Description:
Predicted 3D model of RNase P RNA and transfer RNA as a complex of 515 nucleotides. It holds a member of the Rfam family "Bacterial RNase P class A". The family's RNA type in Rfam is ribozyme. Its mean pLDDT, the model's own confidence on a scale to 100, is 76.

[in-house]
This record gives sequence, structure tokens and C1' cells, in this order.
RNA sequence: CAGGUCGGCCAGGCGGUCGCGCUCGCUGCCCUAUGGCUUCGACCGGGGCAGGAGUGAGGAAAGUCCGGGCUCCACAGGGCACGGUGCUGGGUAACACCCAGGCGGGGCAACCCGACGGAAGAGGGCCACAGAAAAGCAGACCGCCCCACCCUUCCUUCCCCCACACGCAGGGAGGGUCAGGGAGGGGUAAGAGGGGUAAGGGUGAAAAGGUGGUGUAAGAGACCACCGGCGUCGCUGGUGACAGCGGCGGCCAGGCAACCCCCACCGGGAGCAAGGCCAAGCAGGGGCGACGUAGGGGCAGGGGCAAGCCCUGCCCCUAAACGGGGCGGCCCGUCCCGUCUGAGCCCCGGGUAGGCCGCUAAGAGGAGGCGGGUAACCGGUCCUUCCCAGAUAGAUGACCGCCCACGACAGAACCCGGCUUAUCGGCUGGCCUGGAUG
RNA sequence: GGGCCACUAGCUCAGGCGGUUAGAGCGCGGUCCUGAUAAGACCGAGGUCUGUGGUUCGAGUCCACAGUGGCCCACCA
Repeated sequence: CAGGUCGGCCAGGCGGUCGCGCUCGCUGCCCUAUGGCUUCGACCGGGGCAGGAGUGAGGAAAGUCCGGGCUCCACAGGGCACGGUGCUGGGUAACACCCAGGCGGGGCAACCCGACGGAAGAGGGCCACAGAAAAGCAGACCGCCCCACCCUUCCUUCCCCCACACGCAGGGAGGGUCAGGGAGGGGUAAGAGGGGUAAGGGUGAAAAGGUGGUGUAAGAGACCACCGGCGUCGCUGGUGACAGCGGCGGCCAGGCAACCCCCACCGGGAGCAAGGCCAAGCAGGGGCGACGUAGGGGCAGGGGCAAGCCCUGCCCCUAAACGGGGCGGCCCGUCCCGUCUGAGCCCCGGGUAGGCCGCUAAGAGGAGGCGGGUAACCGGUCCUUCCCAGAUAGAUGACCGCCCACGACAGAACCCGGCUUAUCGGCUGGCCUGGAUG
Repeated sequence: GGGCCACUAGCUCAGGCGGUUAGAGCGCGGUCCUGAUAAGACCGAGGUCUGUGGUUCGAGUCCACAGUGGCCCACCA
């Protein structure tokens, strides 16, 4: 210098004029007799207007994809179901986030990426088409090999001929190869049959370790050596995931769990339109709905000579049963409400859509220093310092001047921690690779 | 602001637990029929399954993220 890689910061600047929201223990004016003090709106208090001062969007305020705080549901209990997460250790209020490490993959490297538990055992399911065979005693389409078949050579049985008179037996200079048997060699060109074989071809995303040898009819972890993987045992290092070394076992095992499932851990539901208070206003109607339970007590009436007896009605208490509720699964436990003068649910209809709190800076708060930790992060209880938008039709803008690299994505709505997505550009730091020069 | 659902041809919808080439009706184009039209008959075209990435041999279907559209939610008696 060029290329690359990983972070951090900024998000037009300055000046002027006008405008908007909020705050004020600032100033002035006006209103307020309801609180205090009172002769008195003179003062405290409350409200309004004007001025002044201060302050006023983001790195994503977004998507609402996760996790919490907060609020209500009495508590937030157990089991099943359902949902989520998924290497290990840490951080955290919590997480699917972050940090560090392990393993796997990519890159020459810096570095990046990974939904990364279990598929040899708990089990089920799927693997289209092609292919002979697609997942447990795998699979013979071509090929290879054996049998069988064909050709050929030799031997033998056999047949023919010669010599002795013939026959039988025996023998030989020989000839034949139609048929049978045996041995060896070759072939399979065309077609067909029985079997062996997973080396080779071919199909496929995937065909059940690799190389060399032994072996065999041909072959094959069938056997052997080396290599690779897996399992198991032991030792060493590490908190652990895991790694290294050694022994043993031919064990060689397909993929999919973002299919069911198994294992471990986590999860009660709803959401600020939660929820609380005040004001204003209206009109209710219909349906469903749980022994009209038992026991005890009291009162009234009746029966009865009378009673602590019997009957009827009403009220109260208790118990069990039943119903409902605990916002949207089921069961148990528990609590609350109710059982016909009826809890609760559903439908139709009516009224108001006003104010205050929740609400925003007193906090999982920010910044700087110091300390701990490799780091994320932690230390309100170490020090200093700051108070930093709170609207409710919703406030950040408009115009002018100058400068430059000519300005992207985009606007808070209860609040935080993350992730993801959108984004003109600029500044800056670490590291890697290549080249040049000294 | 909060919660939930859907997206397949021009329109309305099917597509079982992933499998070869994604279908139906209406509409559109052509031919026939008719003097001409409508109706009718026959034939045909038309799809990045909202987009991107992932899992898988293979995705409309499973998973994640993004985009677009739609629905519901106040208080009082």
C1' cells in the first nucleotide's frame, strides 16, 4: 500500500426569528370564603393566564419473536395432559440472550457458522421414483464360478480283420470310433435348467468399512496384517462437556426425532383497554340453572291430661351432598359464594365514552473512578456526580443565513433485559494474508 | 396499546401423518352450433403455492424469520 476479518462510537453542524409538550421552592395579574389564620382574598393553600428559566425520541422507539417487573384472579399446592428449551460451565430478576470452553464444519489465516441430548437396544412409523434387492436370519438383473451341456485327446470295454481246421480260451504288425465307461484339456458363440458368490457393473439421496494378502470352483471379516469407526474396561488431565494413552471385542451398526416418542429441566391464567377511585347518565326483559336434603335449636299455631311427644309454618346454626367460581384441558386437595326470595352463565336491550391515580427519575437508574473476575458481569451495604420525554387526537417543527462528505432507516404511549428486521454514510481500534521499500 | 387468525390460477375454495405431473367451480381464449347473439358441446391457456432461509434424498405441507390483509378487546346499571 492492497485485500480481508472482528469490534467500538456518531447519526449533519453553527447562528438567528417564530411555534409546541412538560416541570418549577421564579416573577406579575386575575379568580376562589370549601381547609388554616382571619377585620380584610392581606397571607398560607387551590385554580387560570402571561412572562422567565430548565428540559424534550431511537439505535432501532419497529416486529410483538422470547424473558421479567407490575396489576388482578383467595393461595399459586400435587399429579396427568399440553407447550417450550436441549453440548458443558458460568452470568443474570429471567430468557430461546450473553461470556468462556468442548465437539463438528468452512477458510491459507485472522476468524466465521452450528435447533449440537437419545436412531448399538425402550418402542412404533416412514424411506416416493428407479432398481433384482431399501433395512435384521438384506438382496442374484448383468457378471464370475460349479454342476450340467458341446468339442477334442488318451485309456478301456467293445466291434472288425489276419495266422492255426473250426469253436472256446489266449495272443498281436494292425484297423474302426457307431454306442457305453473313465481321465485330461478347451469352449459356452445361440438358447434353456439347478446352485454358489456381495469382489466388479448397473439403479439410487442412501446398497451393510478401506487397502493388501491368505484362502477358494469363484468369492466373501471367512481368516490375517495395517488403517478408520464403534462399543467396553482401565489409567491420566479437566468442575464438566470432552481429550490423550493402553488393553479387549470382527462388533462394522443406513438415514429421518424441525415424525410419534424416551430422558433432563422449565412453565397457573390474563394483560395498563391490567387494575383502583370519583363524577355523570339509563330501563329493563328473556332463557338455562344445584336433593325445595338431613340433624339440632328457637318462636308461633294446632293435637294431646301432660311432657323432652306428634303435625304445620317461619327464623337461625351445623353437616354432608349438589351447583358455580379460581379468565381457555382433566383429576385431587384447598378456599370462597350459593342451593329456588336462586350463585353463576348466556342472549337481547339501555346509558356514558368525562376526570384523577397506575405513569415514569429514586429505579434490576445513568456516567466516571476504584476493586473482584479470562470474560459476560458484579460490588444500592466502596467513592464522586446526575435526575434525563411523559403526551391522551397525542408535544421535537417551520423559515432564513453560512459550512461540509449534501444527510439513510425511521417517532416514545406502563417500564425494563434480549433477539430479529430496516438503515445514506462517516470516524476509530485490534488482528490476518500478500506485495513493495529501508 | 394488547390479543388472535388467514395468505394456493383473474375470483371463490380443495389439497389426510411430506412423494413423482398441485386440482375443482366461475371467469378468459379458440372451434362447432345459429342468419346473428345467448345458452349448449368440445378443446386449450393460465400458478416462483406471500417472500427469504433451514430440516429432509425430496417441502404447498414441517421449523424459524419477515411481509400483507382481516377480526376481537373500554366502563356503568